[in-house]
Context: one part of a larger RNA
């Protein structure tokens, strides 16, 4: 000098764009953050209409049709999005390969197909237990829920034959035979769906080479350890697991241990080489009170799913139950220190749905903080009797200083009032169509017009040298200053004050850290 997710002191007008819990991965009150589909299913309360019955004539009961749709069954989603960086020095990340060892819901393309049946169960009704969460028994009902049979493919597996390839494994292809193995024709006018096969796109798993901290005042480490055979397991290779066999494997190019740390794109600085860092944003990884485990599923060993154990907190009728903000706000604590318990789904995106639409603390906006960067303003011109006052003085004067006053103007920002494109594409109704009608904006804004009038808007640090800028008074090695050199013991340009000056300016200094 530059930089910062900064903090502190003094001061503080406006706006734009960013940014804001770095410490206790400490504990959390409250609200919200994942639902949706009636075009899968049966159906309750309720509303409307019609019919019938009872009577108190406006009430009730039953039946039929329509609407609506709590809770429930079922489907899809909930593995994304959002947060944090504890762990991890390699099961991670980065770059480049391999998979002849693999998977893939939704989406796209192409081929083929959907026959016949069945039994339950939740909801519901009845009974019982219970403080609560909830639980037990009985009856009965539906499906795109579940189950059985049939057909049966270019699929899968076994056995066999031919061809091609890099011909040993293996892969591709043609073919014979045996076995296995599917569906919901549901709603329906379109259309949306279901089963199966092949391909694609996108996504993922596994594997490999190289690179990716410190420490030798850590030198030896290892028994599923290293390899083989066989088996199991997996979507898949593999000691991944197991039985047996062999005795291997790693290491001074640093194994093993210990300490530290998420990695990269990048960021800061620097002429560069380098050094330091990894906030915000993007990619990858990991974590979800602590430890472990699996279930469901295309996908998890699953932040707002489950089970077990532990610590903690809460409720209890003492028998037993409930919970997990490292989501958005917010709270306590610790700390030098870090925000609103805001508005909206209008846009972008996501989930579900044929759609209308619903949900969305993702997101879009607003709020708070000079935390950062940038822009603007706090007025302009004239104005000498160089006024008054202050300070200095050699007492003549000098300086503050065109500064003020005064005169003439301007109207940015702010204040009050009014307009205002854009952010919007869609959706829906009518119509054969062209087209026409209706409707949708959270915060608002760029910008324009009017009113008024200099009015509301300047400080901070420094002045011995480095280093731009000095005098007087006070103090008297005291009080104090200080980044270094050093000032202060009676004439202090270095302490304190005043005046004056210098630098920067809505900031200016100090501290911390990096280069």
């Nucleotide at each position: 000098g530059a930089a910062c997710g900064a903090a502190c002191g003094u001061u503080g007008g406006c706006g734009g764009c960013g940014u804001g819990g770095a410490u206790u991965a400490g504990g959390c009150a409250u609200g919200c953050a994942a639902g949706u589909c009636g075009a899968a299913c049966g159906a309750a309360u309720c509303c409307c209409u019609g019919g019938g019955g009872g009577c108190u004539u406006g009430c009730u009961c039953c039946c039929a049709g329509g609407g609506g749709g709590a809770a429930g069954u079922g489907g899809c989603g909930a593995a994304a999005g959002g947060g944090g960086c504890a762990g991890u020095a390699a099961u991670g990340c980065g770059u480049g390969g391999g998979u002849a060892a693999c998977c893939u819901a939704c989406c796209c393309c192409g081929g083929g197909g959907a026959c016949c049946g069945g039994g339950a169960u939740a909801g519901c009704c009845c009974u019982c237990c219970u403080a609560a969460c909830g639980g037990a028994g009985g009856g009965g009902u539906a499906a795109u829920a579940c189950c059985g049979g049939g057909c049966g493919a270019u699929g899968u597996g076994g056995c066999g034959a031919g061809g091609a390839g890099a011909c040993a494994u293996c892969u591709c292809u043609u073919u014979g035979u045996c076995a296995c193995g599917a569906a919901a024709u549901g709603a329906g006018u379109u259309u949306c769906g279901c089963c199966u096969c092949g391909g694609g796109a996108g996504g993922g798993g596994c594997u490999u080479a190289c690179g990716u901290g410190g420490u030798a005042u850590u030198a030896g480490c290892u028994u599923g350890u290293u390899g083989g055979u066989g088996a199991g397991g997996u979507a898949a290779c593999g000691g991944c697991u197991c039985a047996c066999c062999a005795a291997g494997g790693c290491c001074a190019a640093g194994a093993u241990g210990c300490c530290u740390a998420g990695c990269g794109g990048g960021u800061g600085u620097g002429a560069g080489a380098g050094c330091a860092c990894g906030a915000c944003c993007c990619g990858c990884g990991c974590c979800a009170c602590u430890g472990g485990c699996g279930c469901u599923g295309a996908g998890a060993c699953a932040c707002u799913g489950g089970c077990c154990a532990g610590a903690c907190u809460c409720c209890u009728a003492c028998g037993g139950g409930a919970g997990g903000c490292u989501g958005c706000a917010g709270u306590c604590g610790a700390g030098g220190a870090u925000c609103u318990u805001c508005g909206g789904c209008a846009a972008u995106g996501g989930g579900c749905g044929c759609a209308a639409g619903c949900c969305u603390g993702a997101c879009c906006g607003a709020g708070c903080g000079a935390c950062g960067c940038c822009g603007c303003g706090u007025g302009u011109g004239c104005g000498a009797u160089g006024a008054a006052g202050g300070c200095c003085u050699u007492c003549g004067g000098g300086u503050u200083g065109u500064a003020a006053a005064g005169c003439a103007c301007u109207g940015u920002c702010g204040a009050g009032g009014g307009g205002g494109a854009g952010g919007a594409a869609g959706c829906u109704c009518c119509g054969c169509a062209a087209g026409g009608g209706g409707u949708u904006g959270a915060u608002c804004u760029a910008u324009c017009c009017c009113u008024g009038g200099a009015g509301g808007a300047a400080g901070c640090a420094c002045g011995g040298g480095c280093u731009a800028a000095g005098u007087u008074c006070g103090u008297g090695c005291c009080a104090g200053c200080a980044g270094c050199c050093g000032c202060g013991g009676u004439a202090a340009g270095a302490c304190g004050a005043a005046c004056c000056g210098u630098g920067c300016g809505a900031a200016c200094g100090u501290u911390g850290u990096u280069c």